[in-house]
Molecule: FMN riboswitch aptamer (RFN element)
Organism: Agromyces atrinae
RNA sequence: AACGUGCUCCGGGGUCGGUGAGAAUCCGAACCGGCGGUGAUAGUCCGCGAGCCGUGAGAGUUGCCCAGUCGGGUCGCUCGAGCGGUUGAACUGGUGAAACUCCAGUACCGACGGUUAAAGUCCGGAUGGGAGGCGCACGGG
Repeated sequence: AACGUGCUCCGGGGUCGGUGAGAAUCCGAACCGGCGGUGAUAGUCCGCGAGCCGUGAGAGUUGCCCAGUCGGGUCGCUCGAGCGGUUGAACUGGUGAAACUCCAGUACCGACGGUUAAAGUCCGGAUGGGAGGCGCACGGG
C1' cells in the first nucleotide's frame, strides 16, 4: 500500500408559444438525463437505487386475561431490517487494436398521487430516501 472498522460531508436535471371557458398536461417547437461497471467517454449494453405489490426476523403500543416484584399470553394497530416479484427506451454508417459508450445521421424512453383539460419538465410525498463518492481517524503492514 491492499484491506478492515468508525466518523463527517457530498449525493437529480429540464419551457416557451398556439388553441380554448379552462391545458407549462392537447397541438407546435424546445429542454433534461441519478449511481457502479463495461478493452474507448452510455438516459436506451450489464447491474444498482428510488417507486409499486407481497412476505417478514424483530420492536413499540390501547384494551383484555394470568400473575400479583421483574413479567407472561392474546385480538387489534403502528414501525420494520432482510428477502421475493415488478419496474422504460437504438439502430445504421465512419474512425480505431478496441466504442449499441466517440463522430455523423435518424430515432426512441421516462414511476406514483394531484391538477376547472390528458404531465419526463407544474404541485406533492421530499428540509425525505438512496445507489454511491471525496475526505479524515484508528488499526494494519